[in-house]
Model confidence (mean pLDDT): 83 of 100.
Transfer RNA from Vicugna pacos, 59 nucleotides, folded computationally.
It matches the Rfam family "tRNA". Rfam's curators write: Transfer RNA (tRNA) molecules are approximately 80 nucleotides in length.
RNA sequence: AUAGCUCAGUGGUAGAGCGUGUGUUUAACAAGCACGAGGUCCUGGGUUCAAUCCCUAGU
Numbered sequence: 001a002u003a004g005c006u007c008a009g010u011g012g013u014a015g016a017g018c019g020u021g022u023g024u025u026u027a028a029c030a031a032g033c034a035c036g037a038g039g040u041c042c043u044g045g046g047u048u049c050a051a052u053c054c055c056u057a058g059u
Stems, first nucleotide, its partner, number of pairs: 001059001004018004012049001020036005042058005
């Protein structure tokens, strides 16, 4: 080592910014505003009622 990118996160169903989609607005575009999509949290094993989180091996 976690969303397309940059990064948070805590033993109890994972978030932000940017990006992106739709709507609104505009003659049109951008910006703004509203709503949404997007994740086997690197892989195997162990501990635990429960692991993204703890231990261990690997890349």